[in-house]
């Protein structure tokens, strides 16, 4: 240089064109407990790497850029 895959809450993952983006762990509050842990209930936290395009509608499809990983010269 060429090709492929990936980028979504603090962390890890799901979501593959159509209501308010879902789950686990973590965080916070309350309950439970003599206390802690465990357990229960609830809450906060992401507008989906960035920019553009397609579409009535995009995290999802297309193009470019950035970063990471793999293959290849």
């Nucleotide at each position: 240089g060429g090709g492929g895959c990936g980028u979504u809450a603090g962390u890890g993952a799901a979501g593959c064109g159509g209501u308010u983006a879902u789950c686990a762990c973590g965080u916070c509050a309350c309950c439970c407990u003599u206390u802690c842990a465990a357990g229960g209930u609830g809450a906060a936290g992401g507008c989906c790497a960035c920019g553009g395009g397609u579409u009535c509608g995009a995290a999802u499809c297309c193009c470019g850029u950035a970063c990471g990983c793999c293959c290849u010269a």